About this RNA: Predicted 3D model of a 72-nucleotide RNA (transfer RNA) from a Candidatus Nanoarchaeia archaeon. The sequence is in RNAcentral, with records from ENA. Rfam family: tRNA. The family's RNA type in Rfam is transfer RNA. The source organism's lineage runs through Archaea, Nanobdellati, Nanobdellota and Candidatus Nanoarchaeia. The coordinates come from a structure-prediction model, not an experiment, and the mean pLDDT is 84.

RNA sequence: GCCCUUGUAGCUCAGUGGUAGAGCAGCUGAUUCGUAAUCAGAAGAUCGCAGGUUCAAUCCCUGCCGAGGGCU
Numbered sequence: 001g002c003c004c005u006u007g008u009a010g011c012u013c014a015g016u017g018g019u020a021g022a023g024c025a026g027c028u029g030a031u032u033c034g035u036a037a038u039c040a041g042a043a044g045a046u047c048g049c050a051g052g053u054u055c056a057a058u059c060c061c062u063g064c065c066g067a068g069g070g071c072u
Stems, first nucleotide, its partner, number of pairs: 001071007010024004018055001027041004048064005
């Protein structure tokens, strides 16, 4: 230099055009003499950045940035 994969909640990951979800962590409550465990509840994301296509984009296209891998 070129090619491929990848970027979504604090962490690990779903979601492949039509209201962004789960588990864990954290918070509140219940339970307990107390803690842990368990149960219930609420909160937490401008979906890496900028453009384009579309009535509508996390999703499709282009460029850039970050991470991982491959080729010379």